Small-subunit ribosomal RNA, 5' domain from an uncultured bacterium, 519 nucleotides, folded computationally. Its Rfam family is "Bacterial small subunit ribosomal RNA". Rfam links the family to the GO terms ribosome and structural constituent of ribosome. The full RNA is in RNAcentral, with records from ENA, Greengenes and SILVA.
[in-house]
Context: one part of a larger RNA
RNA sequence: GAUGAACGCUGGCGGCGUGCCUAACACAUGCAAGUCGAACGAAGAAUUUUUUGGAAGUUUUCGGAUGGAAGAAAAAUUACUUAGUGGCGGACGGGUGAGUAACGCGUAAGUAAUCAACCUACAACACACGAAUAACUAAGAGAAAUCUUAGCUAAUACGAGAUGAAGUAAGUAUAUCGGGAGAUAUAAAUAUGAAAGCUGAGGCGGUUGUAGACGAGCUUGCGUCUGAUUAGCUAGUUGGCAGGGUAAGAGCCUACCAAGGCGACGAUCAGUAGCCGGCCUGAGAGGGUGAACGGCCACAUUGGAACUGAGAGACGGUCCAAACUCCUACGGGAGGCAGCAGUGGGGGAUAUUGCACAAUGGGCGAAAGCCUGAUGCAGCAACGCCGCGUGAGCGAAGAAGGCUUUCGAGUCGUAAAGCUCUGUCGUAUGUGAAGAAAAAAAUGACAGUACCAUACAAGAAAGCCCCGGCUAACUACGUGCCAGCAGCCGCGGUAAUACGUAGGGGGCAAGCGUUAUCC
Numbered sequence: 001g002a003u004g005a006a007c008g009c010u011g012g013c014g015g016c017g018u019g020c021c022u023a024a025c026a027c028a029u030g031c032a033a034g035u036c037g038a039a040c041g042a043a044g045a046a047u048u049u050u051u052u053g054g055a056a057g058u059u060u061u062c063g064g065a066u067g068g069a070a071g072a073a074a075a076a077u078u079a080c081u082u083a084g085u086g087g088c089g090g091a092c093g094g095g096u097g098a099g100u101a102a103c104g105c106g107u108a109a110g111u112a113a114u115c116a117a118c119c120u121a122c123a124a125c126a127c128a129c130g131a132a133u134a135a136c137u138a139a140g141a142g143a144a145a146u147c148u149u150a151g152c153u154a155a156u157a158c159g160a161g162a163u164g165a166a167g168u169a170a171g172u173a174u175a176u177c178g179g180g181a182g183a184u185a186u187a188a189a190u191a192u193g194a195a196a197g198c199u200g201a202g203g204c205g206g207u208u209g210u211a212g213a214c215g216a217g218c219u220u221g222c223g224u225c226u227g228a229u230u231a232g233c234u235a236g237u238u239g240g241c242a243g244g245g246u247a248a249g250a251g252c253c254u255a256c257c258a259a260g261g262c263g264a265c266g267a268u269c270a271g272u273a274g275c276c277g278g279c280c281u282g283a284g285a286g287g288g289u290g291a292a293c294g295g296c297c298a299c300a301u302u303g304g305a306a307c308u309g310a311g312a313g314a315c316g317g318u319c320c321a322a323a324c325u326c327c328u329a330c331g332g333g334a335g336g337c338a339g340c341a342g343u344g345g346g347g348g349a350u351a352u353u354g355c356a357c358a359a360u361g362g363g364c365g366a367a368a369g370c371c372u373g374a375u376g377c378a379g380c381a382a383c384g385c386c387g388c389g390u391g392a393g394c395g396a397a398g399a400a401g402g403c404u405u406u407c408g409a410g411u412c413g414u415a416a417a418g419c420u421c422u423g424u425c426g427u428a429u430g431u432g433a434a435g436a437a438a439a440a441a442a443u444g445a446c447a448g449u450a451c452c453a454u455a456c457a458a459g460a461a462a463g464c465c466c467c468g469g470c471u472a473a474c475u476a477c478g479u480g481c482c483a484g485c486a487g488c489c490g491c492g493g494u495a496a497u498a499c500g501u502a503g504g505g506g507g508c509a510a511g512c513g514u515u516a517u518c519c
Stems, first nucleotide, its partner, number of pairs: 001518003005515005012388006018381002020346001025344003029341003034088003039085002042082003045078008057066003095299003104224008114216002119212007127161001129159002136151006167192003172187006197204002225271003232262003237259004242254003274296004278289004301322005324335004352378001354377003360374001361372004391421004401412004426456005435446001463508005468489003474503005484491002
């Protein structure tokens, strides 16, 4: 000098930041990923029309006339609602740092060994069929979670066919390019090889190919902590051949063959650790560190596995095993906060079960919009940095009082009182934003906040550490190697500037000291 700090004493305000470093310990409760009815059938709601129906009321010569409500049925309409099928998104965003000494990360390259949903541009295409199933209905099982059987139905769900000089596969021929294994283009054949509709008719979608953009996989050079009181390690091990596998190269996997491969330039083993941009320190070289913010990686109670998908070996998906917790009718089931709040526990120690989608961004949707604990804000904490204030001017009878004294006085000290001002801050009232948009309208959580104006009133706002030397700052009393102090040297045994108190002084200041850690 610095800190994600803690502790002691003290504490006025504002702005901007930061806030479980320990138990990757266990979690009550709520919320954190949905959306589309302009893909689909169905159920419902509302409105209108038609048919039926006939109440109350009015009138009456008591026969009736008039009047038309509720209800029922059918049809139509609606940017109405939604459990299910279907599509897209739940692989992003958010958290944590357990593991990892590794192509994990950083940096520089390669992919002639690759993939790529949504988006953009260009080219071409969409013909014609089929069989189901959920929802629903009926029956049934179960305490529940949930499940079984029979029947009915739709689609942009599923399946078969056609077209296809788009592509793909193995070859052939020619040309061009490359240092090269090869790449590209053209030609003629062979085999294989798509699609889906909706619409308020404007559009929105579907399929194939090429190119781009965003992204991802894989490979390589170099760099990346400590220990030799760890010296040898390795059998899919190292290489070949054949086959399999992957989007893709490869012992990635399998069979066979060979006996290789790594290592004092530190293999193997052990310990520790997420890596980086950065941050702290330092003149620099270097040393330390990896909180917040940004990039990458890994993980989601522990271990394993695949499914779906453009993308996962998937935090709020599935299956299996384990530990733990909960429900149970004992037959069987349910769960995963290292998301945001919050609880217990651990600890020296770390916050609200807040408001809003107004802005920025994300998902879905043609849109309106819906969702969004991302995010924007507010709350708590002197935890940090920065700024402001606790008053200003005049004021000597140098008041009173305290302390000291050589008893003359000195000092606190212009300090106070007193007089004259000011209004940061505070209180009250009034006014009142920007942030919000391509022309107009609408839309603000924060927030009646910031700012501004007026009034009031010096009023409500100073402490902490130190004073032997290092090191700025001294006297008195008490104590008497006691009580105590102390970072080092060292003070204290009767005049202690070193202990305690007082007066005075020094330093910093809404903080000041101490402790811990780094340079």